The RNA shown here (SAM riboswitch aptamer (S box leader)) has 104 nucleotides and comes from Belliella aquatica. Lineage of the source: Bacteria > Bacteroidota > Cytophagia > Cytophagales > Belliella. It matches the Rfam family "SAM riboswitch aptamer (S box leader)". Its family is annotated with regulation of gene expression in the Gene Ontology.

[in-house]
Order: sequence, then C1' cells, then structure tokens
RNA sequence: GAUUUAUAAAGAAGAGGUGAGAGAACAGGCUCAGCGACCCUCUGGCAACCAUCAUAACCCAGAUGAAAGGUGCCAAAACCUGCCCAAAUCGGGAACUAUAAAUU
Repeated sequence: GAUUUAUAAAGAAGAGGUGAGAGAACAGGCUCAGCGACCCUCUGGCAACCAUCAUAACCCAGAUGAAAGGUGCCAAAACCUGCCCAAAUCGGGAACUAUAAAUU
C1' cells in the first nucleotide's frame, strides 16, 4: 500500500517552540487564526479497538468493570452540504476519509 470487519452528534488542555495560514481532497458555505490558530515538543487528560487484570469457577466464547501496556484521540457531527431513496426531519443508504483489529 491492498482487502475484510467494527466505529465515527458522547468524551478529553495547559506550558514551551515556531510564525501564517488552518479546518483530509474538490466545489459551495460556515468557522478558527498576530489576544498567535495549524504544526512540533513536554506534561496532563479522554476513550476502551487490541493486550492485560478482576468479577470468576479447567478451557473457549460472551457480559460487566479496571486502566500500570500497544495504538488512537483532546474546536465546531468526519464543522455542514454534495450521490441515491424519502413521509423532507438530528431520516435511511452509498461513496470518500479517519481510527482500530485481522489478513496479505
């Protein structure tokens, strides 16, 4: 990189560095940003996908809980809309994207 499955309106910020754009891509909108965004580092946190442990009892599967491991995440719904259906909405589905796990 590719494939499959699952999830995506919940949750979680301080300091330092840098200095102009940022919110995945395209279009439209909207928002954040020299009162320093985005990004990087440190610290802290959230969550519970994998692992681990507990409930719990030989193993397996499943459930609930914990959170010292591996990831991930910490403006706004994946910021909103875009294609199809529709009773026209916080509707249903698809595509794309992101993340996890497994396979290759």